Molecule: Guanidine-I riboswitch aptamer
Organism: Rhodovulum bhavnagarense
RNA sequence: GAGUAUGGCGGCUAGGGUUCCGGCCUUUUCGGGGGUGUCUGGUCCGAGAGCUGCCGCCGGCGGGAGAGACAUCCCCGCCGGAGCACGGCGGGACAAAAACCCGGGAGAC
Numbered sequence: 001g002a003g004u005a006u007g008g009c010g011g012c013u014a015g016g017g018u019u020c021c022g023g024c025c026u027u028u029u030c031g032g033g034g035g036u037g038u039c040u041g042g043u044c045c046g047a048g049a050g051c052u053g054c055c056g057c058c059g060g061c062g063g064g065a066g067a068g069a070c071a072u073c074c075c076c077g078c079c080g081g082a083g084c085a086c087g088g089c090g091g092g093a094c095a096a097a098a099a100c101c102c103g104g105g106a107g108a109c
C1' cells in the first nucleotide's frame, strides 16, 4: 500500500428489555391507584459473522416462441452453485434494552 464483490424480503432462534397484558407486593371510597423486570412468562425488539423459506443472481441441461434453418435475445422447467468472516470502547432509536442501528465501521489478522 492492497484486500473489490459477497443481493432483497419474510418466518423464526440465541439474546434483550419493561410501554401494554399477566405475576408479585401494597393501598383503596372496590371504580381504581402506587411499586416491582433482582418476575419463568404473553405482546414487543431481535442477528453481516445464527437457522430457514421465497425472490433475485451465476452455471449446465431440456423445452417453447419468431413466416427457411442455426445462434443470440426473450419465456418456461429441471439440476447445481453462492466460499470466508476475530472484533471493541463509545454513540443512537423506540417504553426500554440487546448480539438491533452506526457496523463486514475502528482495530486485530
Stems, first nucleotide, its partner, number of pairs: 007055006015045002020042002022039001023036005057081008084104001086107001090102003